RNA sequence: AACGAUUAAGGCCAAACCUGUCGUGAGGCAGAGUCGGAAAACCACGAAUCUUUGGCAAAAAAGAUAGUCGAGUUGCAAAU
Repeated sequence: AACGAUUAAGGCCAAACCUGUCGUGAGGCAGAGUCGGAAAACCACGAAUCUUUGGCAAAAAAGAUAGUCGAGUUGCAAAU
């Protein structure tokens, strides 16, 4: 120096709920809020869940969720 773990510092993000707005919907965006997070940063590649269509059912198609999991990319820092 790099990597990993733990504990700190400076900070960062923002669950639920509420308001406005977009959407058939899941849900998204903004404000307020602050459950939590060491990648709760990015990414829809795989799985899973959810929505719409479909169908007796099963399949299938389209979409959503990154704070569901995995994979991939990137990042901060004092001490041990």

Annotation: A computed fold for an 80-nucleotide RNA from Methylobacter sp., annotated as c-di-GMP-I riboswitch aptamer. The sequence was found by an Rfam model in a public genome assembly. Of the family's consensus pairs, 95% are formed in the model. The prediction has a mean pLDDT of 79.